Record summary:
The RNA shown here (TPP riboswitch aptamer (THI element)) has 98 nucleotides and comes from a Paracoccaceae bacterium. Of the family's consensus pairs, 95% are formed in the model. It was read from a public genome assembly, where an Rfam model found it. Taxonomically the source falls in Paracoccaceae (Bacteria, Pseudomonadati, Pseudomonadota, Rhodobacterales). Its Rfam family is "TPP riboswitch aptamer (THI element)". Gene Ontology term of the family: thiamine pyrophosphate binding.

[in-house]
RNA sequence: GGCCUCACCUCGGGGUGCCACUUGGCUGAGAUGCAUCAUGCGAACCCGUUGAACCUGAACCGGUUAAGACCGGCGGAGGGAAGGUAACCGGCUCGUCC
Numbered sequence: 001g002g003c004c005u006c007a008c009c010u011c012g013g014g015g016u017g018c019c020a021c022u023u024g025g026c027u028g029a030g031a032u033g034c035a036u037c038a039u040g041c042g043a044a045c046c047c048g049u050u051g052a053a054c055c056u057g058a059a060c061c062g063g064u065u066a067a068g069a070c071c072g073g074c075g076g077a078g079g080g081a082a083g084g085u086a087a088c089c090g091g092c093u094c095g096u097c098c
Base pairs, nucleotide, nucleotide: 001093002092003091004090007085008084009083010082011048012047013046014045017026018025019024032042033041034040035039054079055078056077060073061072062071063070
C1' cells in the first nucleotide's frame, strides 16, 4: 500500500406458533399492539447473496412429550432481500527501510 473481517449509516426481507386442565404451559432472538371480511400499519427481534432470517416440499418421515407444529432428517433440494463509509482493532498479502 492492497484485500478481507468487525463496526456504523441508509434501504430492504421475514416470522409472530403449538398444546392443554381455559387459564396455564412449551420452544425460541422473536409467539406483540391497533384497526379489519381477506388483510394492513406499527413496536421489538432476526436476516440481507460467505444468504437455514424466512418460504415451498409438508396435514412429510423418525424421535420426544401430558400433548404438540418441540428435536433431528429432508438439506451438497428448490426459492429468497444491498449499497455505502474517514479512522481504529483483528487476519492475509505485496513493497521499502533498519